[in-house]
RNA sequence: AGCACAGUAGCACAGGGGGAGUGCGCCGGGCUCAUAACCCGGAGGUCGGUGGAUCGAAACCACCCUGUGCUA
Numbered sequence: 001a002g003c004a005c006a007g008u009a010g011c012a013c014a015g016g017g018g019g020a021g022u023g024c025g026c027c028g029g030g031c032u033c034a035u036a037a038c039c040c041g042g043a044g045g046u047c048g049g050u051g052g053a054u055c056g057a058a059a060c061c062a063c064c065c066u067g068u069g070c071u072a
Base pairs, nucleotide, nucleotide: 001071002070003069004068005067006066007065010024011023012022013021018055026042027041028040029039030038048064049063050062051061052060
């Protein structure tokens, strides 16, 4: 330098045009003599950035940034 893949909540990930979600973690409550487990509720996200196409983008297109792998 080129190619491929990935970037979504604190962590691991799903979702690939019209509701932003799951598990763990965190906070509060229940249960218990108490803790763990279990049950209920809640907070937490400019969906890596900028532009474009679209009535509408986390998703599609272009470029850029970061990471991983491969080639030279």
This is a predicted structure of a 72-nucleotide RNA (transfer RNA) from Vezdaea aestivalis. The prediction has a mean pLDDT of 86. The RNAcentral record of the sequence draws on ENA. Rfam family: tRNA. It is annotated as a transfer RNA. NCBI's taxonomy places the organism under Eukaryota, Ascomycota, saccharomyceta, Pezizomycotina, Vezdaea.